[in-house]
Transfer RNA from an Anaerolineae bacterium, 74 nucleotides, folded computationally. NCBI's taxonomy places the organism under Bacteria, Bacillati, Chloroflexota, Anaerolineae. Its mean pLDDT, the model's own confidence on a scale to 100, is 80.

RNA sequence: GCCCUCAUGGUCCAUAGGUAGGAUGCUUGGCUGUCUACCAGGCGGAGCGGGUUCGAGUCCCGCUGGGGGCGCCA
Numbered sequence: 001g002c003c004c005u006c007a008u009g010g011u012c013c014a015u016a017g018g019u020a021g022g023a024u025g026c027u028u029g030g031c032u033g034u035c036u037a038c039c040a041g042g043c044g045g046a047g048c049g050g051g052u053u054c055g056a057g058u059c060c061c062g063c064u065g066g067g068g069g070c071g072c073c074a
Stems, first nucleotide, its partner, number of pairs: 001070007010024004018054001025043006047063005
């Protein structure tokens, strides 16, 4: 330098264009003599900039950052 791939809450992982979901976490209540566990409710998220579209986390381009492969140098 080229190619591939990834980027979603505090953490991990879904979402083949139409209210963004699960686990964990935090929190409220229940349960318990207390804590844990368990049950129910709630909170919290799409790296940045463009494009396409009625509508983009999703498709396209660029950038940034992580991972992998190849090449250059020798």